[in-house]
Context: one part of a larger RNA
RNA sequence: GGACGAACGCUGGCGGCGUGGAUUAGGCAUGCAAGUCGAACGCGAAAGCAGAGCUUCGGUUCUGUGAUUAGAGUGGCGAACGGGUGAGUAACGCGUAGGUAAUCUACCUUUAAGUGGGGGACAGCCCCGGGAAACCGGGAUUAAUACCGCAUGUGAUCGUAAGAUUAAAGUUGGCCUCUGUUUCAAGCUGACGCUUAGAGAUGAGCCUGCGUCCUAUUAGUUAGUUGGUGGGGUAAUGGCCUACCAAGGCGAUGAUAGGUAGGCGGCCUUAACGGGUGGUCGCCCACACUGGGAUUGAGAUACGGCCCAGACUCCUACGGGAGGCAGCAGUCGAGAAUAGUCUACAAUGGGGGAAACCCUGAUAGUGCGACGCCGCGUGCACGAUGAAUCCCUUCGGGGUGUAAAGUGCUUUUCUAUGUGAGCAAUACUUUUUUGGUUAAGAGCUAGAGGAGUGUGAUAGUAGCAUAGGAAUAAGCCACGGCUAACUCCGUGCCAGCAGCCGCGGUAAUACGGGGGUGGCAAGCGUUGCCC
Repeated sequence: GGACGAACGCUGGCGGCGUGGAUUAGGCAUGCAAGUCGAACGCGAAAGCAGAGCUUCGGUUCUGUGAUUAGAGUGGCGAACGGGUGAGUAACGCGUAGGUAAUCUACCUUUAAGUGGGGGACAGCCCCGGGAAACCGGGAUUAAUACCGCAUGUGAUCGUAAGAUUAAAGUUGGCCUCUGUUUCAAGCUGACGCUUAGAGAUGAGCCUGCGUCCUAUUAGUUAGUUGGUGGGGUAAUGGCCUACCAAGGCGAUGAUAGGUAGGCGGCCUUAACGGGUGGUCGCCCACACUGGGAUUGAGAUACGGCCCAGACUCCUACGGGAGGCAGCAGUCGAGAAUAGUCUACAAUGGGGGAAACCCUGAUAGUGCGACGCCGCGUGCACGAUGAAUCCCUUCGGGGUGUAAAGUGCUUUUCUAUGUGAGCAAUACUUUUUUGGUUAAGAGCUAGAGGAGUGUGAUAGUAGCAUAGGAAUAAGCCACGGCUAACUCCGUGCCAGCAGCCGCGGUAAUACGGGGGUGGCAAGCGUUGCCC
């Protein structure tokens, strides 16, 4: 000199873009953060409204509507993403380059084939019972794209072959050509599904070469240890596990042990080499109160799933239960120190759905903090041999100083009033048209075009216009040398200053104050840390 997720002191006008729990991976009140699908399925209210019956005129009962409802349940997909944190980890964890003939991959794309015929349950609802509650038990009944057989076998798997094993589910539009018909359907047809197999894409698992901090005041270490064979296990290789056999494996090119630490792209500094660092953003890893375990699933460290143990907190009728902010806000604590219990799904993205749409503390916005960077302003011109104040003085004068006053001008900002965006196109409805499917000029589907309807959190914001008036806006540090900037008073080795040298003991340019000057400026200094 530069830099910072900074803090502290004094001061503080505005805007844009960023950024903000670095300490206790300490404890957490409250709200929200993952749902969705009725075009998979069975059930199914109420208020209100209308009508009728009874009525002691207060009401009460029934029917319809509400209702393609609310609601809970079965089922599917999602919940393994997105979001947080850095405790652990010195490791194939990460980076880089490869391997996988040792592997898996839901949804998506594409290719081929199929989607026939049956069955028995369980929730919910109802009844009974237990419990303070959480919740649980028994009985009866019921649907499905839930569950289970049978058939078929393009295929797939096993096998030298013969052969053996192995699947599925429907829902919802349209139509009358065929079949059966009085309607229309069990018929035909479209869309979305379902099953089997191949390929792709995407994502993941595993393996390997090289690289990856400090300590030798850590020198030896290792028994599933190193290798082999058989077996098991896994999607898959492998001591991954197990039985037996052999006695190996690693190590001064630093094993083992101890300490510290998430890694990288990057960031800071430097002319470079290097050194330091890993916050925000991106990729990977690990973790989710602490430790362990499996389950479901295509996929699990399963943060807002389950079970067990522990610590802690809460409820309890004392028998027993409930919980997990390192999600977004917020609170207490500790700390030098780090923000709103805000708005919206309008956009982008994600989940579900045929769609409309629903959900989304992801995200988009806004608020707070000079925490950082950048930009703007706090006026401009004229104005005296030069007012006053204040300071110095050799008492002559000098400085403050064109500074002020005064005169003229401007209005960035500011205040008031008015106007006022872009971010919006998807989408839906309708219509025209070109393909495809088809018996079809239904319908559906893929694409192109026209018309109409509707959608903005930010926000009445940005911007623009008009009016007003210099009006609303300057501080901080330093002045002995390094180092730009000097005098007076006070103090008297005191009080104090100080980065280093050093100042202060009666004229202190070094302490404290005044005047003046220098530097930077909405900041200026100090402290800490890095180069």
The part of an RNA shown here (small-subunit ribosomal RNA, 5' domain) has 531 nucleotides and comes from a metagenome.
Its Rfam family is "Bacterial small subunit ribosomal RNA".
The RNAcentral record of the full RNA draws on SILVA.
Model confidence (mean pLDDT): 82 of 100.